[in-house]
Molecule: SAH (S-adenosyl-L-homocysteine) riboswitch aptamer
Organism: Thiotrichaceae bacterium
């Protein structure tokens, strides 16, 4: 590179349905295809770990320093100001 799996990224409650997953169905178009219904708003970023691919200027130690972003309504918590 590509995937999965774990953690952080404050927290909860309605609520919409892209994408993905699962499902019925449709078409002698068989597909990365149409429709329908479920679920569905940490799917993102950043650490680790496992497998995968590629490449051969990459590995180590020390030190410092640390996020950004997350549909709409409501509520907490924190902080910082004012009354």
């Nucleotide at each position: 590179u590509u995937g999965c799996u774990u953690g952080a990224g404050g927290a909860g409650c309605g609520u919409u349905g892209c994408a993905a997953u699962c499902u019925g169905a449709u078409u002698u178009u068989u597909a990365c295809a149409u429709c329908g219904g479920a679920c569905c708003a940490g799917g993102c970023u950043c650490a680790a770990g496992c497998a995968u691919a590629u490449u051969u200027u990459c590995a180590c130690u020390a030190u410092u320093g640390c996020a950004a972003c997350g549909g709409c309504g409501c509520u907490c918590a924190g902080c910082u100001a004012u009354a």